[in-house]
RNA sequence: GGAGUAGUCCGGGUGACCGCCCGCCGUAGCCUCUUGACCAUCAUAGCUCGCAGAGCGAAGUUGGUUGGCGAAGGCGGGAGGAAAGUCCGAGCACCACAGGGCAGGAUGGUCGGUAACGCCGACCGGGGGCGACCCCAGGGAAAGUGCCACAGAGAGCAGACCGCCCGGCGAAAACCUUCGCCGAGGUAAGGGUGAAAGGGUGAGGUAAGGGCUCACCAGUGCCGGUGGUGACAUCGGCAGCUUGGCAAACCCCAUCCGGUGCAAGGCCAAAUAGGGAAGCGUUUGAGGAUUGCCCGUCCGAGGGCUUCCGGGUAGGCCGCUAGAGGCCGACGGCAACGCCGGUCCCAGAUGAAUGGUCACCGCCUCUUUCUGCGUAUGUAUGGGGGCUUGUCCUCCGCAGCUUUACGCGAAGGAGGAAACAGAACUCGGCUUACAGGGCUGCUCCGCGG
RNA sequence: GGGCGAUUAGCUCAGAUGGUUAGAGUACUUGCUUGACAUGCAAGGAGUCACUGGUUCAAUUCCAGUAUCGCCCACCA
Repeated sequence: GGAGUAGUCCGGGUGACCGCCCGCCGUAGCCUCUUGACCAUCAUAGCUCGCAGAGCGAAGUUGGUUGGCGAAGGCGGGAGGAAAGUCCGAGCACCACAGGGCAGGAUGGUCGGUAACGCCGACCGGGGGCGACCCCAGGGAAAGUGCCACAGAGAGCAGACCGCCCGGCGAAAACCUUCGCCGAGGUAAGGGUGAAAGGGUGAGGUAAGGGCUCACCAGUGCCGGUGGUGACAUCGGCAGCUUGGCAAACCCCAUCCGGUGCAAGGCCAAAUAGGGAAGCGUUUGAGGAUUGCCCGUCCGAGGGCUUCCGGGUAGGCCGCUAGAGGCCGACGGCAACGCCGGUCCCAGAUGAAUGGUCACCGCCUCUUUCUGCGUAUGUAUGGGGGCUUGUCCUCCGCAGCUUUACGCGAAGGAGGAAACAGAACUCGGCUUACAGGGCUGCUCCGCGG
Repeated sequence: GGGCGAUUAGCUCAGAUGGUUAGAGUACUUGCUUGACAUGCAAGGAGUCACUGGUUCAAUUCCAGUAUCGCCCACCA
């Protein structure tokens, strides 16, 4: 210098003007009329802690201030790394209960992290890459069932199409032998088909062959040793010689899962016809308990339940933003993360606020100037050494001048880009989208010292 | 805001246990029939099975992600 890989951070800044939403203060104004409320102080019971003591502090003591809404005005705050998709996991809320079974869904190496997870970290195994590094839905195919199209002789108790060998018959030939036909003969070495054809290499053996036998290697299972928490690794022995693929096919095994989602749910206000039809049912029980079915449990009607058709309102408050919260530092851990201390308060809209314009700075592209700097190029020239003494060879050095090219810097001008996207109960993740820019670790290749 | 579903020829829809060439109706084109048209008959063309990855020997089908479209859910009595 080039190529690559892993991570992390930012995603415009400042000012002026014009606007939007929320909170607090509160003028004008409007409404209302108080055994209250708030603040400070002392302090009993009680509570917390690291309990010597310190802190909080219902009642109670003492002192002080006084209501509510609030135009204008003032002060403070105002989107994201994904706020998104709603794919997982939780908090929270409700369902008179959350019990069991079947069904269903999800996950799937090991160990750990976490409130939890399908997330994260480290490691193990497999695959890819020269490497940094990346990818893996990574349990079970000798529990069972199923599928493996086309091609091919044979596709799952494997299989004789060609070939090879054997036997019989026939023909040719002096012989060796060759050719043809037949075989309810052998053979998986060779050819061919296919994604896949039942270990590999060598030797022996054989009519030809074959784990048929042997040696080595690969793989599987079992037993034992060693290391590791474990997945697993490694070593030794034995076995039968080898027993395909698909479980993102059914399935089996292990673990987990009650349902519904803030339109949960609670309160207030307003309005309407508490109307009509059908079905079912009243203890032999409809229906409901927001799980498809069954059982259990609970609720349950003499004017009830379900469905449909209609009617009315589409207003306000709470939930609703202090939280598994952010930032900084120390410690433990390889890490994910934990723990301790300090510090900060940081959106709450409801047709839905957080924006617009201008100027300067910053970013990118193009261009002009400097006789700025550096490198390369051109020119002139100096010094040392060698001997073949030449218009020679070689080494070192490079002031000055000049041309062009490139890079950097400074100043000026012109133009351009500014993405993805926007909270809606709240968190932890994952996934997806994203103009442009900064930083860091590591790897490979080339060149120079 | 929350919960579901669909995407196959220009249009409306089938399709299977993953396998040989993905079909039907309609529309379109050509020919025949007719004096001409409609109808009828015959033949033909037309497909990124929405897109991108993965599993598999093989994907329209199985799995995941993305895009687009559609449906449902307020309260009162």
This is a predicted complex of two RNAs, RNase P RNA and transfer RNA, with 526 nucleotides together.
It holds a member of the Rfam family "Bacterial RNase P class A". Rfam classes the family as a ribozyme.